[in-house]
């Protein structure tokens, strides 16, 4: 000094002038003015996983369908992290082993199926060939092929089993207020029954006939879910063709929130105390110009400094935890080269 | 916003995890021809990129990177 690996941090500041969006005072009937003060990330991304929240019996069962896998912890959850352990690989040693560095999707093939190229006698109803043994029985060993060769054989990031876990949809969720239609056309097809109050007709009464409201029962048919049962809705259904509406507000930004000190645990991580509020827009603001600072590259110079450049990936849309990905830069540790002393 | 598919010569498309990834067409040289096309012969050429699982990956499993398409 360079490369690599592991880990942390930062993401230009700041001042003025001019915009752009909320918030606060204050003025104005109003439109809007004034004055203060805040405004993008470490990923805001892919949407790959979980969660909070909101609605929905199509949310229950039963079948399918998906995820996950050693142990043991963190954690609102996870497929996340965190410690450890079998086994791999690499190294280096005082080589039956140990010690350092990386990786570690790793439950079952004594349920059932299925696969095995090529070499091989045989890749699964094993048993040829040579030797050697030998209790003469394919019994026993070596030899050769193979990633694997009788063993309860390998193989499950092959079907599958066994454990445990998911119900579905996603801020265009949902709740409100407002506007406006056509509860209309056409065309096809469909309801019955019982009780019960009320109106009216007939009738002298019993009584019986329409109506209308209401409890019930029976029901074609519909509910966009993977099936099926159950569930709900039900007199409507099914189809053409069409007609409205394109907006405010809440939801929404104070939360698993940040920050410091302490402690507890190898650790993720948790406890407690004390401060602190930090975008909230809606076709989607967060910018431009100028000065001075700070970083760094290249030239000049003895130096101290001068010039001339350079700054990266990318833009919040409901909020959270992680994970992947994109990408500038600084420090720490460790590890090898290679040169100098 | 929300979620489905695919990727293989130059273009289309095939390949149950198992010899050198196969065809058509295209392209190159050649043969035939006075030339050209046709025709024959011979060639070159490819599994999107990265790890993993396996004796063996185009194929199975993980990220990622295009492209098409459904959707309120």
């Nucleotide at each position: 000094c360079a490369a690599g690996c592991a880990g942390g941090c930062c993401a230009c500041c700041u001042u003025a002038u001019c915009g752009c969006u909320g918030c606060c005072g204050g003025g104005g009937c109003g439109a809007c003015c004034c004055g203060g003060g805040a405004g993008a990330g470490g990923a805001a991304a892919g949407u790959c996983c979980g969660g909070a929240c909101a609605c929905c019996a199509u949310a229950g069962u039963g079948c399918g369908g998906c995820a996950u896998a050693g142990c043991g912890g963190g954690u609102a959850a996870c497929a996340c992290c965190c410690g450890u352990c079998a086994c791999c690989g690499u190294g280096c040693c005082u080589u039956u082993g140990g010690c350092g560095c990386g990786g570690g999707a790793g439950g079952a093939c004594c349920a059932g199926u299925g696969c095995a190229a090529c070499a091989g006698a045989a890749a699964g109803a094993a048993u040829g060939u040579a030797c050697a043994g030998u209790u003469c029985g394919g019994c026993u060993g070596u030899a050769g092929u193979g990633a694997a060769a009788c063993c309860a054989g390998g193989u499950a990031a092959a079907c599958u089993c066994u454990a445990u876990g998911c119900g579905g949809u996603g801020a265009a969720a949902c709740g409100u207020c407002g506007c406006g239609u056509a509860a209309a056309u056409c065309g096809g097809u469909g309801u019955c029954c019982c009780g019960u109050u009320c109106c009216g007709g007939u009738g002298c009464a019993a009584a019986u006939c329409g109506g209308a409201g209401u409890g019930g029962g029976a029901g074609a048919g519909g509910g966009c879910g993977g099936c099926a049962c159950g569930c709900c809705c039900g007199a409507g259904c099914c189809g053409a063709a069409g007609g409205g509406u394109a907006g405010g507000c809440g939801g929404u930004u104070c939360g698993a929130g940040c920050c410091u000190u302490g402690g507890g645990g190898c650790g993720a991580c948790c406890c407690a105390a004390g401060g602190u509020c930090u975008a909230g827009a809606u076709a989607a603001a967060u910018g431009a110009u100028a000065g001075g600072g700070g970083c760094u590259g290249c030239g000049c110079g003895a130096a101290a400094g001068c010039g001339c450049g350079g700054a990266a990936c990318a833009g919040a849309a409901u909020c959270c935890g992680g994970c992947u990905u994109a990408u500038g830069g600084c420090c720490u540790g460790c590890u090898u080269u290679u040169c100098u002393u | 916003g929300g979620c489905c598919u695919c990727a293989u010569a130059g273009u289309u498309c095939a390949a149950c995890g198992g010899a050198u990834a196969g065809a058509a067409u295209a392209g190159a040289a050649g043969u035939u021809u006075c030339c050209u096309a046709a025709a024959c012969u011979u060639u070159a050429g490819a599994u999107c990129c990265a790890g993993g699982u396996u004796c063996g990956a185009u194929u199975c499993c993980u990220g990622g990177u295009g492209a098409g398409g459904c959707u309120a």